[in-house]
Context: one part of a larger RNA
RNA sequence: UUGGGCGUAAAGGGCAUGUAGGCGGUUAGAAAAGUGUGAAUUGAAAGGCGCAGGCUUAACCUGCUGUUUGGUUUGCAAACUCUCUAACUAGAGUACGGAAGGGGAAACUGGAAUUCCGCGUGUAGGGGUGAAAUCUGUAGAUAUGCGGAAGAAUACUUGUGGCGAAGGCGAGUUUCUGGUCUGUAACUGACGCUGAAAUGCGAAAGUGUGGGGAGCAAACAGGAUUAGAUACCCUGGUAGUCCACACUGUAAACGUUGUACACUAAGUGUUAGGGGUAUCGACCCCCCUAGUGCUGUAGCUAACGCGAUAAGUGUACCGCCUGGGGAGUAUGCUCGCAAGGGUGAAACUC
Numbered sequence: 001u002u003g004g005g006c007g008u009a010a011a012g013g014g015c016a017u018g019u020a021g022g023c024g025g026u027u028a029g030a031a032a033a034g035u036g037u038g039a040a041u042u043g044a045a046a047g048g049c050g051c052a053g054g055c056u057u058a059a060c061c062u063g064c065u066g067u068u069u070g071g072u073u074u075g076c077a078a079a080c081u082c083u084c085u086a087a088c089u090a091g092a093g094u095a096c097g098g099a100a101g102g103g104g105a106a107a108c109u110g111g112a113a114u115u116c117c118g119c120g121u122g123u124a125g126g127g128g129u130g131a132a133a134u135c136u137g138u139a140g141a142u143a144u145g146c147g148g149a150a151g152a153a154u155a156c157u158u159g160u161g162g163c164g165a166a167g168g169c170g171a172g173u174u175u176c177u178g179g180u181c182u183g184u185a186a187c188u189g190a191c192g193c194u195g196a197a198a199u200g201c202g203a204a205a206g207u208g209u210g211g212g213g214a215g216c217a218a219a220c221a222g223g224a225u226u227a228g229a230u231a232c233c234c235u236g237g238u239a240g241u242c243c244a245c246a247c248u249g250u251a252a253a254c255g256u257u258g259u260a261c262a263c264u265a266a267g268u269g270u271u272a273g274g275g276g277u278a279u280c281g282a283c284c285c286c287c288c289u290a291g292u293g294c295u296g297u298a299g300c301u302a303a304c305g306c307g308a309u310a311a312g313u314g315u316a317c318c319g320c321c322u323g324g325g326g327a328g329u330a331u332g333c334u335c336g337c338a339a340g341g342g343u344g345a346a347a348c349u350c
Stems, first nucleotide, its partner, number of pairs: 003322004007304002012318001014201004021194003025088006033081002035077008048067002050064005091191001092188003095184005103177007110154001114150008125136002162169002206247006215241002220236004258317006266295011299306002323350003332343004
């Protein structure tokens, strides 16, 4: 282990694809496994339970209409579930016409800035701080002009704006490529939902091999501060940050809110489409769909708050929780090159 729960108290898997399983739209017919209702047989006795009775009572003993929820065989019923057959189109998908987009991959290109190098102008400082110093500069710096090299990031546009399952995605062009929305209702005809296991993706940091290395910067060094200063501040600076290919597989991977479907007042922004009205046309105005915000009714909630993007009302399926510490530890197993990851206790204690 029933039950009650999972936004913030313990608790939604980081995210998806999807196997088994669970669940599954409308109509008609059949069948009768589940289901309902009868019958037969069995369910030994003792015991238990119920009602009586006998030993002075009790324990104990005795009796009885019973009970013993079950098994097997069989008759009938057909609403619901299952199965089979035939059909349907409201779910799902396809087709066709439009639309938006930092969705993904590769190649190429650009400008601003930074640092470095060369040459010129020019002269004594520059830099940095709360103040300083370390540092840098007469071997000519800082500043300024021209030229060159390199790497990384893409100002403004930029927006509770867009796209993506999540992680995430922002200069431009080209190529390849995934998904979504809207309109039509032509086609298929339940093909669906969820999803243990499994598989794939998965920020940053980290690891391996080979490149690259401008700026930034763990470690480290020095200068300050301080009682001390293994820090905060300053000057430097190596891994790393970048690229390719492998690995790692974790995050406050958060909306701290699993996925799908249905229903349930309004108002107001905004993004992408469509329709109507109007117009020469575009706006305006009205309506529909899909997203994304705010306010808010009912309802919910311990409260905070949520409120058609629900934490409301219901259904299906999965994951998870069950006092604090010990402890995400020990052990075993398993994955990993390692760092470590996954699974995951108990004693003891309050």
Predicted 3D model of a 350-nucleotide part of an RNA (small-subunit ribosomal RNA, central domain) from a metagenome. Its mean pLDDT, the model's own confidence on a scale to 100, is 85.